[in-house]
C1' cells in the first nucleotide's frame, strides 16, 4: 500500500442463592435392555435477570461546536456503587420449555394440549412528584424555597444456607457517565463573489430527559458575506514526536485524551445507556448452500489466507499476574492482558581474546632495485575463559480468596460485617528463567562502504570519450588517485552502505529577520470610500498594557534531583515547568474610550505675481502645394553614380493675382505651466492650479488609501467632414548573388476638425504618496524685505521652483547625495532562478483589434547586474615600419635547373604545410650514404658488459660464390709481472641482455622559428579599491626607444632599449718581414732585384676621436628640436653580433638525450641489384634569354676575400679544347690556385628569330672514380627548339643601397644555375600619411575570454517528449425539476383482529392488521 475479498478456529458470557424442569456425566437402586427408577453432585435446551453500549479494530467519512482550551446548562439524565428516611399489603390471567401434530431440502415455520416464576397485570398504601388557590424569604436571572388548603396520576419479589443474610420498591442527597449551549483557536485555493425559503426572527402547538426551526401552522422579510460567505480540493483533531539557537517548520507511528465508523446505503426496537463491530428489519453489490421453492453470510478483535505493494510476523502458550462480566461464593468466561515465536526493524549492553614476540620469516603489493609496505601483524611462547557449549544447583513475580483460632471496633449481641495478629491449606504460562557452579579449549564467532574535490584515506595494473562512474562540479580519447581489479588505507563496526521523506543550513517569503535607479519588483496618472496611521493640553475610565492572588492547563512525555534492574537502554519516586484560558484585586506611563480646551498641522478671507496650464470663438503672415495669366527657352529633377518622374501640348526658373489645407520661424532658454499624458502666433470670453507678503478667522478638519471612478502620447475602430503637405500599403526606378530593405520618383488609408470607443508605451528620473531633519559652493526662474543709489547695473537676507558639484552617509559596484538612492515615521503597490510566458484555459471589458487578471506539463545550470583585465570593431585620437606612395629591378608568359604537390611504382624512405613549408633538413643520393624495395644470409648478434674454455694479435696464397659467407692454407709465438696472474685482442659456448631512423614532438629536455630589435613585459614598498584590480607605465612635451624632461601618490628596482663587443671611416704611437721603396747607392733589357732606409701604403697592437661639448634660434628658463662652426666623420656616424616577459599543445622522438608502448630466426644485423632521379599535370624558388646601354673578334687595366701537403700546383712542352706530360716552389704577407669580370680603345653586325636566344638531338672525346646503363661534370663539331618583354596578381629595395659585374669559400674522389662570402661599376625616387598591410599607445562599445576563423537568430527536414485546441467519445462527482416508494416511526382512520381491565353483558377502554404523511435505494430530463 487495497475502509481489497475472505476458508478455518477462537474473541461475551454468566446465574439452580429468580423458575418450570432433567437432554449428556457423576452417585445410589433396580435390570429381560440401546431398559427403568431415585438424588440433585451438578446440568443441555427453555422462562426469567444481569451483562452483551465496556474492553479490541480502524481512520472511510468529517473544515464539522468534530477537536483542543475557557466557560454556562436558573434547559438536562444517570443501571450497577456510597449515605439517609420510608416500605415490601393484597388479588388475577396468561406463556416457552414439555406432550401430541402438521408443513419445508434446509433454515425454519405453524396447529391443538399442560405449566412456572424475581416474566406480566388489578386494587390498597404512600413520603414526594404535578398542578391550583393563599402568603413569606432569596437571587443578576426566566428562577429555588417554606408554610396552609384543594385536585391529578403513580409502587414493591421473592430467594436461600433464618442471618443488622441476599434481593425489590418509594423519595432526598453524593459519586461517577454522559447530553445540549457558548467565547476563542488552528488547512489550500478569488482562475469559488455573492449565497440563502425551514432560509432569519416571532406567536401558537407538537416533540425530547433537556433548549433550539428539531417539527409543523400563521405572521413579518429577514440572515450570512472581502475581518472571505457561498463553492472546489486536501484532512479524522489533540497531548505530543522529528527538526531548529529561537521563532518556527513538518508529522499526528507507538502510548494517552476525545470524535467517527464496523460491507453499502437507510431504519428503528431494546434498554440507565445503542440507532448497537461478533442484535433485528429492508434495500443493493458480492460470496456461498440448495430438492430452484427458498435461505445463510459480514476479520477496520486474535491468528491465518488470497489479492495489492519496495514493504511488515505464529492459524502458538496461560487466565500464574493486572483489569473486566455474572454469580453470595467457589468458580465459570475472557486472542483485554501477561507471555513466547519470526524480523539486526529501532535503542542499549557484550562477545569474537590478552601479554609477549624482529629473522623485522614466507607470501602479496610497489620499487629509485637499495630498498619499502603489509607488520608485533603471523607462526612461536606464556596466560585468560565473558557469550555460546555439557552437566549441577536455583531466586523474585505470590498477594490473596478459602478454612480454623484469637483479639479491636460497629452493635443490645458472645451474630455477621470490618480490621489485626497466629495457624492450616494451596495456586507459576513464561520456563530447560534470571542468576550461580563444575567442566574443556583460543576454542565456534567481521561485515560494509569509501579513498579526484566537498570529505578522513594512494599506489600499480587492465581499458582507451569503449566499458563504465556520477550528491554537485565533473571523470574516460594510451602514463585515469574519478571506470574494472588488486595492494595498501580511511570510516563505522553486529553492522554498513543505497533509496524515499522532514527539518536544518536557506536572511531562498525575511514575526524574530529580506528587497524593488541599473540583478525579480514602484501601479501611467489623480480624485477618493473602507480600513491603516495620526499634533498640544485638561479631566475621568480602564478595553489594550504592567504587576499580584485563586482555579484549570489530565497522565505519560521533555527537563531537574533521587530509587531499582551489576551497567546502560527500560522502569520509578518527587519536583519544576505546561510561554495558555478564566477569574478577582491593584496601577495608570503610553495607545484607545468619554469630556474640555490651545494653535506650530490642514484650511478659508484681504491684497499682489508669474506662466505654451485647460476649454470656446475669432484673427495674422511666411513657406509647400494647386489654379490662372505674363515673361522665357530646354532642360528640370534626383543621386554616391543614375534612372524611373517631369518638360516643345512649354516644365524649371521668375512676375502678378487667385485657391485651399496644415503648421506656427525668430523670441527659445539643463525658461515657464500641469498630477501625469502633455501643452508654444495674435486677439477675446469662460475657467483649474501654483506662488508672495501681512493680518485676521475655523479649531486637527489630516496623511494614505484595498476595491471604484476620473483622466490618459502614438497607432487603431465607428459615424460625418476635410484632404495643402507629409506618407504605412503599392506601383515604378536603382543597389544587390537576390534585395519583398537602406537610395530615388510616385502614392492610398492615415495625419486635421467633430461625436462615440480603445486603455496600451522605454507611459522613465526605469527612482509611490505625504511629513520631519542632516555640510558647504556656483548657476537660472518667480515673489518678498534690506544696503546702496537719481535710475540702469550690483550686493545681502529670505522664499516656492528648476540645474551643476560636493562633505558626512548610503550603495554589490555605478553612482545617489536638501527634488536622497542619507537618517527615521506613516499608509499602498510590487518582487520571489532562467526558458515555457505576460501564453494556454476560465472570468471581466471591447464593434474589431486587442485589454486586464494569470497557470502548468515540460526543460536547463544556470539567466542576470555592476565594475576589472584583455582581444576585437567595415569605432575616434596620436604615432611608427620598403606598409602604401614616389621610384629602380624582378617574378607570373619561354627553355632549363631545383623543390613540392599529385600520379606512377615492388620501393619511388622519412620528416617540413600560410605569413613562419616548397634551391627546407640535403655544406652536395652512381657504390656508398640509404633509413625504402626484391633477392641471398645469419642467429648473445655490426656494437657494450659480465662468466668458462681455447688461441697472441695479426698476416700469405688457392677454391666455391653476385656478395655476405663457407672451405683450405703460409708466416707468426708479443707486452707487464712480486711467478700466483693481469692488461688488450681474437675464436667457440652458455645466458643475462644487446639492438630498432619503429610509434607517440599532445608525455619530454635541448635547440629553433615566428610576432619582433616591435618597445614594451614586470616587481618590492607604499596609496586606493569589498574585489578582480588599479596607480607607478596614465598626463604635457621629446626621442629610432617606457629616451629624455616636466608634471603627478607616489617612491625606487629588474628583464628589455641604449651603452659596454667585433668591423669600417680619419688620425696618432710602437714595430717594420715574407710587405713598403721617399731621398741615397749598385745592377738589369725588364723587375724593390741588391745595399740601405723606417718617411709612404700597408700589416697588427696600443691610443686618440664625436660628447648636442660650442654658436644662432624655437621650446616652459626643461628635456628636445632646426640651423652653423670646427671637424675625416654629427646627432644612435655605416654594418654586425645581441632577441625582453610571453603567444602559436609552432617545428623537432630522423642530429643528441630522454618516460610509455611495441618488435626480438625481427620492425635486429650482413651482402648484391634496384629505388630515392619515375611523368598527363599543378605550384614555388632560380638560372638563361627575348637582344645595339646589345652579341661577336682584337687590344689595354684596376679589387678584395679566402683556400691550399691524400694538397695548391709554377716555368716549359703536348693537345682546338676538356686536359696529359713536366716537376720548381710553398704547411704559405715568401710559392701555387690567380686570368678578375664588367668597364675602356678599336673593329664589326643593323632589327632580322637575327653574328639574338641557345634548350634538344647526333657524333667524337677529357677527368674523377672498384664502377658514370639505369644516373656525373666538362671538351670540341654538328644541329640550332621556345622564346620579339609576358594577362589577372604579386615581390624586393631608400645609399655605396637597388641594379650590374666577376672573383672565393665550406660540402666534396667527382658532380653548384644552390648557399656563404668579397670586391669593382653604381643610379633614381619619396608630396605626403587619405588609403592596403603590420605593429605600438591612449580612449570608446562588447551579449567575444578556445577571444571575430569569436559569438550567435530563424525557417526547413526527420524521430521523439511534454502541453493547448480538435468532429467527438467514455468515466466519475455534482446541481435543478421529476417518477417511484421497501423497512421504520408519529398522528389520524371509514375497513379487519383482540387474553388481562370495566361493563347494564349489548359491548367499551386498550392493543394489533390494513390505509394515510415523511424517507433509502432505483429512474427520467
Nucleotide at each position: 500500500u487495497a475502509a481489497c475479498a475472505c476458508a478455518u478456529g477462537c474473541a461475551a458470557g454468566u446465574c439452580g442463592a429468580g423458575c418450570g424442569g432433567u437432554a449428556a456425566g457423576g452417585c445410589c437402586c433396580u435390570u429381560u435392555c440401546g431398559g427403568g427408577g431415585g438424588u440433585a453432585c451438578a446440568c443441555g435446551a427453555g422462562c426469567g435477570g444481569c451483562g452483551a453500549a465496556c474492553g479490541g479494530g480502524u481512520g472511510a467519512g468529517u473544515a464539522u461546536c468534530a477537536c483542543g482550551u475557557g466557560g454556562g446548562u436558573g434547559a438536562c439524565c444517570u443501571g450497577c456503587c456510597c449515605u439517609c428516611a420510608g416500605c415490601u399489603c393484597u388479588g388475577g390471567g396468561a406463556u416457552a420449555a414439555g406432550c401430541c401434530u402438521g408443513g419445508g431440502a434446509a433454515a425454519c415455520c405453524g396447529g391443538g394440549u399442560c405449566u412456572a416464576a424475581u416474566a406480566c397485570u388489578g386494587g390498597a398504601u404512600a413520603u414526594g412528584a404535578c398542578u391550583c388557590c393563599a402568603u413569606g424569604a432569596c437571587g443578576c436571572a426566566u428562577g429555588u424555597u417554606g408554610u396552609g388548603g384543594g385536585g391529578u396520576g403513580g409502587a414493591a419479589a421473592g430467594c436461600c444456607u433464618u442471618g443488622u443474610g441476599c434481593g425489590g420498591c418509594u423519595g432526598a442527597g453524593g459519586a461517577u457517565g454522559g447530553g445540549c449551549c457558548c467565547g476563542c483557536g488552528g488547512c489550500c485555493u478569488a482562475u469559488c463573489a455573492g449565497c440563502u425559503u425551514g432560509u432569519u426572527g416571532g406567536u401558537g402547538g407538537g416533540g425530547u430527559g433537556a433548549u433550539g426551526g428539531c417539527c409543523u401552522a400563521c405572521c413579518a422579510a429577514g440572515g450570512c458575506g472581502a475581518c472571505g460567505a457561498c463553492g472546489g480540493g486536501u484532512a479524522g483533531c489533540c497531548g505530543g514526536c522529528c527538526u531548529g539557537a529561537g521563532a518556527g517548520g513538518g508529522c499526528g507511528a507507538c502510548c494517552g485524551g476525545c470524535c467517527a465508523c464496523a460491507c453499502u446505503g437507510g431504519g428503528a426496537c431494546u434498554g440507565a445507556g445503542a440507532c448497537a463491530c461478533g442484535g433485528c428489519c429492508c434495500a443493493g453489490a458480492c460470496u456461498c448452500c440448495u430438492a430452484c421453492g427458498g435461505g445463510a453470510g459480514g476479520c477496520a478483535g486474535c491468528a491465518g489466507u488470497g489479492g495489492g505493494g519496495a514493504a511488515u510476523a505464529u492459524u502458538g502458550g496461560a487466565c500464574a499476574a493486572u483489569g473486566g462480566g455474572c454469580g453470595c461464593a467457589a468458580g465459570c468466561c475472557u486472542g483485554a492482558u501477561c507471555c513466547a515465536g519470526c524480523g539486526a526493524u529501532g535503542c542499549c549492553g557484550c562477545g569474537u581474546g590478552u601479554g609477549u614476540g624482529a629473522a623485522g620469516a614466507a607470501g602479496g603489493c610497489c620499487u629509485g632495485c637499495g630498498g619499502g609496505u603489509u607488520g608485533u601483524a603471523a607462526a612461536g611462547c606464556a596466560c585468560u575463559u565473558u557469550c555460546a557449549g555439557u552437566a549441577g544447583g536455583g531466586a523474585a513475580g505470590a498477594a490473596a480468596a478459602g478454612c480454623c483460632g484469637a483479639g479491636u471496633g460497629c452493635u443490645a449481641a458472645u451474630a455477621u460485617c470490618a480490621c489485626u495478629c497466629g495457624g492450616u491449606c494451596u495456586u507459576g504460562a513464561c520456563g530447560u528463567u534470571a542468576c550461580u557452579u563444575a567442566c574443556a579449549g583460543a576454542a565456534g564467532a567481521a561485515g560494509c562502504a569509501c579513498c579526484g574535490g566537498c570529505u578522513a584515506a594512494c599506489u600499480c595494473c587492465g581499458u582507451g570519450c569503449c566499458a563504465g562512474c556520477a550528491g554537485c562540479c565533473g571523470c574516460g580519447g594510451u602514463a585515469a588517485u574519478a571506470c574494472g581489479g588488486a595492494g595498501g588505507g580511511u570510516g563505522c563496526g553486529a553492522g554498513c552502505g543505497u533509496u524515499a521523506a522532514u527539518c536544518g543550513g536557506a536572511a531562498u517569503u525575511a514575526c524574530u529577520g529580506g528587497g524593488c535607479g541599473u540583478a525579480a519588483a514602484g501601479g501611467g496618472c489623480g480624485c477618493g470610500u473602507a480600513g491603516g496611521c495620526g499634533g498640544u493640553u485638561u479631566g475621568g475610565u480602564a478595553a489594550g498594557u504592567c504587576g499580584g492572588g485563586u482555579g484549570u492547563g489530565a497522565a505519560a512525555g521533555c527537563c531537574c534531583c533521587g530509587g531499582g534492574c551489576u551497567c546502560a537502554a527500560c522502569c520509578u519516586g518527587g519536583g519544576a515547568a505546561u510561554u495558555g484560558c478564566a477569574u478577582u484585586c491593584g496601577a495608570u506611563a503610553c495607545u484607545g474610550c468619554c469630556u474640555g480646551g490651545c494653535u506650530a498641522g490642514a484650511g478659508u478671507a484681504u491684497g499682489g505675481u508669474a506662466g505654451a496650464g485647460g476649454g470656446a470663438a475669432g484673427c495674422g503672415g511666411a513657406a509647400u502645394u494647386c489654379c490662372g495669366g505674363g515673361u522665357g527657352u530646354a532642360g528640370c529633377g534626383g543621386u554616391g553614380a543614375a534612372a524611373u518622374g517631369c518638360g516643345u501640348a512649354g516644365a524649371u526658373a521668375u512676375c502678378c493675382g487667385g485657391a485651399g489645407g496644415a503648421a506656427c520661424a525668430c523670441c527659445a532658454g539643463u525658461g515657464g505651466c500641469g498630477a501625469a499624458g502633455g501643452c508654444g502666433g495674435c486677439u477675446u470670453c469662460c475657467u483649474g492650479g501654483a506662488c508672495c507678503a501681512a493680518u485676521a478667522c475655523u479649531g486637527a478638519c489630516g496623511c494614505u488609501g484595498a476595491g471604484g471612478c476620473g483622466c490618459g502620447a502614438a497607432a487603431g475602430c465607428g459615424u460625418g467632414g476635410g484632404g495643402a503637405u507629409c506618407a504605412a500599403a503599392c506601383a515604378g526606378g536603382a543597389u544587390u548573388a537576390g534585395a519583398u530593405a537602406c537610395c530615388c520618383u510616385g502614392g492610398u488609408a492615415g495625419u486635421c476638425c467633430a461625436c462615440g470607443c480603445c486603455c496600451u508605451a522605454a507611459a522613465c528620473g526605469a527612482u509611490g504618496a505625504g511629513a520631519a531633519c542632516u555640510a558647504g559652493c556656483c548657476g537660472u526662474u518667480g515673489g518678498a524685505g534690506g544696503a546702496g543709489c537719481u535710475u540702469u547695473g550690483u550686493c545681502c537676507u529670505u522664499u516656492a521652483g528648476u540645474g551643476g558639484c560636493g562633505c558626512a552617509g548610503c550603495u554589490a559596484a555605478c553612482g545617489c547625495g536638501a527634488u536622497a538612492a542619507g537618517u527615521u515615521c506613516u499608509c499602498c503597490g510590487c518582487c520571489u532562478g532562467g526558458g515555457g510566458a505576460g501564453u494556454a484555459c476560465g472570468g471581466c471589458c471591447g464593434c474589431a483589434a486587442g485589454g486586464u487578471u494569470a497557470a502548468a506539463a515540460c526543460u536547463c545550470a544556470a539567466a542576470g547586474g555592476a565594475a576589472u583585465u584583455g582581444a576585437c570593431g567595415g569605432g575616434g585620437g596620436c604615432c611608427c615600419g620598403c606598409a602604401c606612395a614616389a621610384g629602380c629591378g624582378g617574378u607570373g608568359g619561354a627553355g632549363c635547373a631545383u623543390g613540392u604537390g599529385g600520379u606512377u611504382u615492388a620501393a619511388u624512405u622519412c620528416g617540413a604545410u600560410g605569413c613562419a613549408a616548397c634551391g627546407c633538413g640535403a655544406a652536395g643520393a652512381a657504390c656508398c650514404u640509404u633509413a625504402c624495395c626484391u633477392g641471398c644470409c645469419c642467429a648473445u648478434g655490426a656494437c657494450a658488459u659480465c662468466c668458462u674454455c681455447g688461441g697472441a694479435a695479426c698476416u700469405u696464397u688457392c677454391c666455391a660464390g653476385a656478395g655476405a659467407u663457407g672451405g683450405a692454407u703460409u708466416g707468426g709465438u708479443g707486452c707487464c709481472u712480486u711467478c700466483g696472474g693481469g692488461a688488450a685482442c681474437c675464436g667457440a659456448g652458455a645466458g643475462a641482455c644487446a639492438g630498432g631512423u619503429g610509434c607517440u614532438g599532445c608525455a619530454u629536455g635541448g635547440c629553433u622559428g615566428u610576432c619582433g630589435u616591435c618597445a614594451g613585459c614586470u616587481c618590492g614598498u607604499g596609496u586606493u579599491g569589498u574585489g578582480a584590480g588599479a596607480u607607478g607605465u596614465u598626463g604635457g612635451g621629446u626621442u629610432a626607444a617606457g629616451u629624455c624632461c616636466c608634471g603627478u601618490a607616489a617612491c625606487g628596482a629588474g628583464c628589455g632599449c641604449a651603452a659596454c663587443c667585433c668591423u669600417u671611416g680619419u688620425c696618432c704611437u710602437u714595430a717594420g718581414u715574407u710587405g713598403c721603396c721617399a731621398g741615397c747607392g749598385g745592377g738589369u733589357a725588364a723587375u724593390g732585384c741588391c745595399g740601405g732606409g723606417a718617411a709612404c701604403u700597408c700589416u697588427a697592437a696600443g691610443g686618440a676621436g664625436a660628447c648636442u661639448g660650442c654658436c644662432g634660434g624655437u621650446g616652459a628658463c626643461a628635456a628636445a628640436c632646426c640651423g652653423g662652426a670646427g671637424g675625416a666623420a654629427g646627432g644612435u656616424g655605416g654594418g654586425g653580433a645581441u632577441g625582453a616577459c610571453g603567444u602559436c599543445a609552432a617545428g623537432u622522438c630522423a642530429u643528441c638525450a630522454u618516460g610509455g608502448c611495441c618488435c626480438u630466426u625481427a620492425u635486429g644485423g650482413g651482402c648484391a641489384g634496384g629505388g630515392c632521379u619515375a611523368c598527363a599535370c599543378a605550384c614555388g624558388u632560380g638560372c638563361u634569354a627575348c637582344a645595339a646601354u646589345g652579341g661577336c673578334c682584337g687590344g689595354u687595366a684596376c679589387a678584395a676575400a679566402g683556400g691550399g701537403u691524400u694538397g695548391c700546383c709554377a716555368a716549359c712542352c703536348c693537345g682546338c679544347g676538356a686536359g696529359g706530360g713536366g716537376g720548381a716552389g710553398c704547411u704559405a704577407a715568401u710559392c701555387c690556385c690567380g686570368a678578375a669580370a664588367a668597364a675602356c680603345c678599336g673593329g664589326u653586325c643593323g632589327u632580322a628569330g637575327u653574328c639574338c636566344g641557345g634548350a634538344u638531338c647526333g657524333g667524337a672525346g677529357u677527368c674523377c672514380g672498384c664502377a658514370a646503363c639505369u644516373c656525373g661534370a666538362c671538351u670540341c663539331c654538328g644541329u640550332g627548339a621556345a622564346g620579339u618583354u609576358g594577362g589577372a596578381a604579386u615581390c624586393g629595395c631608400u645609399a655605396g643601397u637597388a641594379a650590374u659585374c666577376g672573383c672565393g669559400a665550406a660540402u666534396c674522389a667527382g658532380c653548384a644555375c644552390g648557399u656563404c662570402g668579397c670586391g669593382g661599376u653604381g643610379a633614381a625616387u619619396a608630396c605626403g600619411u587619405u588609403c592596403c598591410c603590420g605593429g605600438g599607445c591612449c580612449u570608446u562599445g562588447u551579449a567575444c575570454a578556445c577571444a571575430c576563423c569569436g559569438c550567435c537568430c530563424g525557417u526547413c527536414a526527420c524521430a521523439c517528449c511534454a502541453u493547448g485546441g480538435g468532429a467527438g467519445u467514455g468515466g466519475g462527482c455534482u446541481g435543478u425539476a421529476c417518477c417511484a416508494g421497501a423497512a421504520g416511526u408519529a398522528g389520524g382512520u371509514a375497513g379487519c383482529c383482540u387474553a388481562a381491565c370495566c361493563u347494564u353483558c349489548g359491548g367499551g377502554a386498550g392493543g394489533g392488521c390494513g390505509c394515510u404523511a415523511c424517507c433509502a435505494c432505483g429512474g427520467u430530463a

A computed fold for a 1421-nucleotide RNA from an uncultured bacterium, annotated as small-subunit ribosomal RNA. The sequence is in RNAcentral, with records from ENA.